[in-house]
Predicted 3D model of a 1378-nucleotide RNA (small-subunit ribosomal RNA) from an uncultured bacterium. The prediction has a mean pLDDT of 85.

RNA sequence: AAUUCGCCCUUAGAGUUUGAUCCUGGCUCAGGAUGAACGCUGGCGGCGCGCCUAACACAUGCAAGUCGAACGGUUAAAGCACCUUCGGGUGUGUAUAAAGUGGCGAACGGCUGAGUAACACGUGGGCAACCUGCCCCUCGCACCGGGAUAGCCUCGGGAAACCGUGGUUAAUACCGGAUACUCCGGGACCCCCGCAUGGGGGUGCCGGGAAAGCCCUGACGGCGAGGGAUGGGCCCGCGGCCUGUUAGCUUGUUGGCGGGGUAACGGCCCACCAAGGCGAUUAUGGGUAGCCGGGUUGAGAGACCGACCGGCCAGAUUGGGACUGAGACACGGCCCAGACUCCUACGGGAGGCAGCAGUGGGGAAUCUUGCACAAUGGGCGAAAGCCUGAUGCAGCGACGCCGCGUGCGGGACGAAGGCCUUCGGGUUGUAAACCGCUUUCAGCAGGGACGAGGCCGCAAGGUGACGGUACCUGCAGAAGAAGCCCCGGCUAACUACGUGCCAGCAGCCGCGGUAAUACGUAGGGGGCGAGCGUUAUCCGGAUUUAUUGGGCGUAAAGGGUGCGCAGGCGGCCUGCCAAGUUCGAGGUGAAAGCGUUGGGCUCAACCCAAUACAGCUUCGAAUACUGGCAGGCUCGAGUGCAGGAGAGGAUGUCGGAAUUCCAUGUGUAGCGGUAAAAUGCGUAGAUAUAUGGAGGAACACCAGCGGCGAAGGCGGACAUCUGGCCUGCAACUGACGCUGAGGCACGAAAGCGUGGGGAGCAAAUAGGAUUAGAUACCCUAGUAGUCCACGCCCUAAACGAUGAGAACUAGGUGUUGGAGCGAUCCAGUGCUGCAGCUAACGCAAUAAGUUCUCCGCCUGAGGAGUAUGCACGCAAGUGUGAAACUUAAAGGAAUUGACGGGGCCCCGCACAAGCGGUGGAGUAUGCGGUUUAAUUCGACGCAACGCGAAGAACCUUACCAGGCCUUGACAUCCCCUGCAAAUCCAUGGAGACAUGGCAGGAGGCCAUCAGGGUGACAGGUGGUGCAUGGUUGUCGUCAGCUCGUGUCGUGAGAUGUUGGGUUAAGUCCCGCAACGAGCGCAACCCCUGUCUUCAGUUACCAUCAUUCGGUUGGGGACUCUGGAGAGACUGCCGGUGACAAACCGGAGGAAGGUGGGGAUGACGUCAAAUCAUCAUGCCCCUUAUGUCUAGGGCUACACACGUGCUACAAUGGCAAGUACAAAGAGAAGCAAGACCGUGAGGUGGAGCAAAACUCAAAAACUUGUCUCAGUUCGGAUUGUAGGCUGAAACUCGCCUACAUGAAGCUGGAGUUGCUAGUAAUCGCGAAUCAGCAUGUCGCGGUGAAUACGUUCCCGGGCCUUGUACUCACCGCCCGUCA
Repeated sequence: AAUUCGCCCUUAGAGUUUGAUCCUGGCUCAGGAUGAACGCUGGCGGCGCGCCUAACACAUGCAAGUCGAACGGUUAAAGCACCUUCGGGUGUGUAUAAAGUGGCGAACGGCUGAGUAACACGUGGGCAACCUGCCCCUCGCACCGGGAUAGCCUCGGGAAACCGUGGUUAAUACCGGAUACUCCGGGACCCCCGCAUGGGGGUGCCGGGAAAGCCCUGACGGCGAGGGAUGGGCCCGCGGCCUGUUAGCUUGUUGGCGGGGUAACGGCCCACCAAGGCGAUUAUGGGUAGCCGGGUUGAGAGACCGACCGGCCAGAUUGGGACUGAGACACGGCCCAGACUCCUACGGGAGGCAGCAGUGGGGAAUCUUGCACAAUGGGCGAAAGCCUGAUGCAGCGACGCCGCGUGCGGGACGAAGGCCUUCGGGUUGUAAACCGCUUUCAGCAGGGACGAGGCCGCAAGGUGACGGUACCUGCAGAAGAAGCCCCGGCUAACUACGUGCCAGCAGCCGCGGUAAUACGUAGGGGGCGAGCGUUAUCCGGAUUUAUUGGGCGUAAAGGGUGCGCAGGCGGCCUGCCAAGUUCGAGGUGAAAGCGUUGGGCUCAACCCAAUACAGCUUCGAAUACUGGCAGGCUCGAGUGCAGGAGAGGAUGUCGGAAUUCCAUGUGUAGCGGUAAAAUGCGUAGAUAUAUGGAGGAACACCAGCGGCGAAGGCGGACAUCUGGCCUGCAACUGACGCUGAGGCACGAAAGCGUGGGGAGCAAAUAGGAUUAGAUACCCUAGUAGUCCACGCCCUAAACGAUGAGAACUAGGUGUUGGAGCGAUCCAGUGCUGCAGCUAACGCAAUAAGUUCUCCGCCUGAGGAGUAUGCACGCAAGUGUGAAACUUAAAGGAAUUGACGGGGCCCCGCACAAGCGGUGGAGUAUGCGGUUUAAUUCGACGCAACGCGAAGAACCUUACCAGGCCUUGACAUCCCCUGCAAAUCCAUGGAGACAUGGCAGGAGGCCAUCAGGGUGACAGGUGGUGCAUGGUUGUCGUCAGCUCGUGUCGUGAGAUGUUGGGUUAAGUCCCGCAACGAGCGCAACCCCUGUCUUCAGUUACCAUCAUUCGGUUGGGGACUCUGGAGAGACUGCCGGUGACAAACCGGAGGAAGGUGGGGAUGACGUCAAAUCAUCAUGCCCCUUAUGUCUAGGGCUACACACGUGCUACAAUGGCAAGUACAAAGAGAAGCAAGACCGUGAGGUGGAGCAAAACUCAAAAACUUGUCUCAGUUCGGAUUGUAGGCUGAAACUCGCCUACAUGAAGCUGGAGUUGCUAGUAAUCGCGAAUCAGCAUGUCGCGGUGAAUACGUUCCCGGGCCUUGUACUCACCGCCCGUCA
């Protein structure tokens, strides 16, 4: 220090369901790991690791031999001796080679994991049921003989492998005899011991069994016996996979007696006998798998794995068998059989790499046919030594772990280049260059190990595969050495360009449809680094199988209900036992590994040393609890006695009401049915009504969140049989209890079988309706069935969506039964409610609270309660019950909205009540469509369509076909040239334009200008209103929309803002966990209505003058004008109301409850409209998508629609007469009077920059006429002739006169405006504008009708409710078809 109790330490989450929220729940990610593989890249070293697939097939070489000191012979140098004819020979002789006999080894070592679910393995025991070569210790022995056989020689067969005949020979080969013990076998007796069979020792008897020599100083070896050590064999307890869609298995099976066999026990084998044995605590079968020490991960518990290293097992081409031996049923032995390969003379033979290398094959994938026995170890040998692909080393591979390097310091307000840019700059970046320094590694050169304390040798001395390696020294020079992935969020890191739902990315969510931080590239950045990513697999996160550590009312999940075997669990007291439990000690827990400490390689990886727990087992101790045994108790449970309630069950009998049918009477034309009808019934007499009869089914009232039952369920009355429950008493039993897998029973409705029954009802069916259809809803009929008996079926939203039992935990209030005088208590059944629980909703003594026991069930959604198998069933079907595949969600509760052919309340010309239109006609105008060279563009329900356009003949003009121009019609800058340019004239031309000319002053410069040039740029009514600003429409002048603080809720959110009243109003009052505030409402502003005051011209004129005329004097009263004020506030009175707000009525007042009108438009919605008002990002065009020009077009015309005008007439038309406005406009203007013209208009010009002059003129009213007609209505169309404007009225203007005189006689379905000075009707003016309104915007005149009311249509507001909608009902979504 680890470990153990304690202390301490240790435990991480994120994305994704929604508009948002909480929960449930799955999917995915961040971490670690690997015998890996793939992609890109790759400097060095150390230590490890390296066929996971075909236990597929294998060429070649090697991997087990050794001993001559066991044996017979043989080969044979050197040396020595002798001989020699000098060629050599003989003898001796050892090193040495080959084969054989013999011994030992070959059963080790090495490889592999096919098989095996097993005593195979692990762990702990047992053998009194066993063996053990070589090794160690002790005791003893080794005597005498014998016959063979390889080799060798000979002969023969065979292609070969090999085999055979005859002869000869040795041994530590083989055999016989002797001897021998504590050996073996068989009896006898004695002692001791054990849990049983039994074991040990002793005495004595009978029988049986040994040996080998070799070298020789020594040794080595042989035999017997006992013991040890080592190694093995057998047996047992316990432990570790999945599957019940495998539930029954077994005949040597289970046991016994006897025998055989073995080293040994045993059905191991055999004969006989018995009929057993195993199994829900999972037998048998199937699938998968070598097991362990350990490895990976994890906080742990666990989960997954079993490469390397170590232990065990199993296997050796497949299957079987034995032999030898101490040991094998034997990887490199034998035999047989199979498959395969090879040789062959076809007769027959040979072989076994899952040893080391290596080859082919398979595969995503895994190495050299290397060196050495120097070390370690093994075999043999006395030894030297030989053998050893064990082993030690090297090679290849980034396969892994570890270490090192690729330089270090200085160096700019910062080079170049790249990229971005708001064009200023920023960034790459001290990075580079440049200056100084260093030299690890690699390179070159020199030196050079440890490993050898071994072995050989008398000694001296010799001996290293790795290896000239590690290491040391020197030399030169920054020199030779950086990549990979990522940059939307998770998740550290952002810009540009390209692309345009394409190409592509993607682990999940998701990116890409023209401004992509998500694709591709670049710059920049982040991460790791000789590696980095990807893929695959495992653990983690995942408390997502929950022992630690989950759940089941609604998310997945309580069995339909009960009885009950096994099992699990179990009240109070006492004693004993000590199985569980606790404590102490012993054994075991191999080594390696892990952890800690220390040490060795320069560090580290790596290596060395020391040091443990759990578990199992043995002994001892403790006895609270659990358990066992024994005894007792009464409160659990049950019995008894006395009462009680009840649609509890079964059977039988009886009853009345009603429907239907039958008979008869009365009676007549309908009945019935529906929203309305029809089918149907009825003159053959229905319906209705009366009487009588038949038959079946169901039991009104009582009747009640009342009762009973386990559930399903049970309802007339009575009788019989019968189950359960409650209360009281406290006599009896004495834990007899609870739950309950399987099992058994019950189990609505429908359905099935057989036989009855059948009134009503009524699937199917038929007919009638409805409807686009209507195999439906409605109607008329109607069969199974519904009923009974017997037998099946066995399922339901069988629900309280809530298993059973027990205990405990505030109250209040009903109701049923019982007890009690009462207080109250017990049992049931409801509501409300606290604590607590819950995701919330909610539950709350009848728990979903707090606990205990037992059972059942769940683990994303879909596929699917499907398929298959099995069981049950007559069938229908039921029970049990998957997978492939698809998918990122599917869900629960609650929230905000929106919506509803939901509800309550309220408002609006929303309906209703009215008046007038529109839709029909003609025409004007706009749109669609069509046409066209072009008919420019935009606007499209309300909220586009007399809209942009307050005015298209040219222009406008954006369009079309032509003709021109190209720094441009327009802006800025630069250079050059020119004195003019423009204007004007002429010519050509359609014109733009081109050419020429006239006049003028000249001196240059500045400036303006023009021409030419250059490039920056101009220009674009080209695109995108879905990139935008600004502006606008609309809901809607609707009464709403929000905030701060507080409070409530886990939260989204709620409250306030809801409620009671009231209002035009979220207007105000009251109440209230809210209190306040903001944007809206209202008010403040303008016009108008009354009055006062001031002022009094161009307006006005009562009085006074004057007059044709307020013309003039005059006046300042009036009207009017325009400044300033007053006035109206529910202020006053009465009533109603809550003593309120307010409402109703009244008074006064010009005006009364917002007096009337206007301006004013909250938060927001519609990607609403507009890039063509303007502005503007991006994109696009640049001799054209720009500019100029003349002409054409926007004015087309079979049609269709919108908005208007004019009409259809007598409330009118026409003619004549006559009266009264307001608001405006006017100088390139309005234009009077006068004159001309039928008229439009013309001539002419007074006056007027206007309370002055001018434009300027209505309908009404009066009189007359027309008399109901396609007209004296209506005016379209057309012709002719004119007028006006304008360069110019052909396409294409307006007006006038004459002539013409169309449709049209009040308009279908439908639809629209308007509530009072409004509708309707009448005219007037203005803007635009040369000219051109039936349009638009204003002005006044005349001047109504109606509103009971809020059921309905449309729109809107508040509250509430349902929701699977939230792009919000134009939603969502199902089925069919393609």

Rfam family: Bacterial small subunit ribosomal RNA. Rfam links the family to the GO terms ribosome and structural constituent of ribosome.